[in-house]
Order: sequence, then structure tokens, then C1' cells
RNA sequence: CGAGUUUCCGGGGAUGGAGUCCCCCGCAACUGCCCCAGGGCUGAUGACUCCUACCUUCGG
Repeated sequence: CGAGUUUCCGGGGAUGGAGUCCCCCGCAACUGCCCCAGGGCUGAUGACUCCUACCUUCGG
């Protein structure tokens, strides 16, 4: 100096917040899909639950 492993700690998992679990990363993890295009589509979760926002229907 380079590579690998482990621990602590921190971070991340397509649009906000929180809890639990899972996975991933250590400057990386991550940054959805379709599409000829100046265009189009789904979702607030990685999964579960709750809150907020948005959408649809019904009732007052």
C1' cells in the first nucleotide's frame, strides 16, 4: 500500500413519519417500469402495522 474476514458504530432498501422483522452497504448500499417522443403508468412498506398526504365508492 492492496485484498479479505470479524466486531462496534453508522447508513441504505423508486415520493413523508414511526414501530417490529428481514436483507444489503462501509463512499458503498440506493436512485421503479413502459417508450418513437417534448410522451405514458403503478406505488407513500423491502415485508407487516399505524399516522399523514393522495385516489375511488357510500352515508351524514